A computed fold for a 97-nucleotide RNA from Citricoccus sp. WCRC_4, annotated as SAM riboswitch aptamer (S box leader). Of the family's consensus pairs, 88% are formed in the model. Taxonomically the source falls in Citricoccus (Bacteria, Actinomycetes, Micrococcales, Micrococcaceae).
RNA sequence: CAACCAUCCAGAGCGGCCGAGAGAUCUGGCUCCGUGACGCCGCAGCAACCCUCCGCUUCAUCGCGGGCAAGGGUGCUCAUGCCAGAAGCGAUGGAGA
Numbered sequence: 001c002a003a004c005c006a007u008c009c010a011g012a013g014c015g016g017c018c019g020a021g022a023g024a025u026c027u028g029g030c031u032c033c034g035u036g037a038c039g040c041c042g043c044a045g046c047a048a049c050c051c052u053c054c055g056c057u058u059c060a061u062c063g064c065g066g067g068c069a070a071g072g073g074u075g076c077u078c079a080u081g082c083c084a085g086a087a088g089c090g091a092u093g094g095a096g097a
Stems, first nucleotide, its partner, number of pairs: 004094005013043005021032003025086005044077003049073004053066004081089001
C1' cells in the first nucleotide's frame, strides 16, 4: 500500500498499569463502562490466511487440490463488521510495490 483476490452469524480471558468514555465514520437504536470499560503491557488461549508437508500441472515460476496444528509469519479472544440505513465504507490475510 491506489488498483487485485479471499474471508468477516463458529471459536477463544486472566493478571498488571491507566483513568472516562468505548463499540471504525454519519444518523437512529442497543450494548459495555469508577464492581474500572476503551487503551497499553505480560501471560494464556482460539483459529487455520500464508510458509514448512503431500498430490496434480509446468522446463521452472505461477496455478489447482489436500492435510496438520509441531515449528515459523500474521490475525483474533462482549454482542453477526453489535443492529438498521448511508458511503464504489471498514478490518484481516494473501498477492503486489
It was read from a public genome assembly, where an Rfam model found it.